Background
Model confidence (mean pLDDT): 80 of 100. A computed fold for a 137-nucleotide RNA from uncultured Actinoplanes sp., annotated as SAM riboswitch aptamer (S box leader). Of the family's consensus pairs, 97% are formed in the model.
RNA sequence: CUCAUCCAGAGGGGCUGAGGGAUACGGCCCGACGACGCCCCGGCAACCACCGCGCAUGACUCGACGACGAGGCCAGCGCCGCGGCAGGUGCUAAUUCCGUCCCCGCGCGCGCCACUCGGCCGCCGGGGAAAGAUGAG
Repeated sequence: CUCAUCCAGAGGGGCUGAGGGAUACGGCCCGACGACGCCCCGGCAACCACCGCGCAUGACUCGACGACGAGGCCAGCGCCGCGGCAGGUGCUAAUUCCGUCCCCGCGCGCGCCACUCGGCCGCCGGGGAAAGAUGAG
């Protein structure tokens, strides 16, 4: 730099001793009942490696199309999915703790401006980006 993923999962002991949750601000949490960090042991299973399997599931292929049905797909290299394992990484409070930037909503407010269309602000919900983390290259 590129690609993929980030609402799942998984804690005990020892040392240390004051802040910590990446960064700035705000919020909210964790923390002298010892957090964060370091070490040991355990655990988890996201990616890679390895093993097994197409049971299940979507993608995909075929049945001309839809509905529906069948089959993992591909000429092949290989690809997809599921299960196992725990070798290489990683992780082991809270969604990457949440917000910030952009978009959307017959959403909400006796909100503000305008009173024709509407615009703005705040809240809520959804999506995306940015940044970051991890893996693979």

NCBI's taxonomy places the organism under Bacteria, Actinomycetota, Micromonosporales, Micromonosporaceae, Actinoplanes.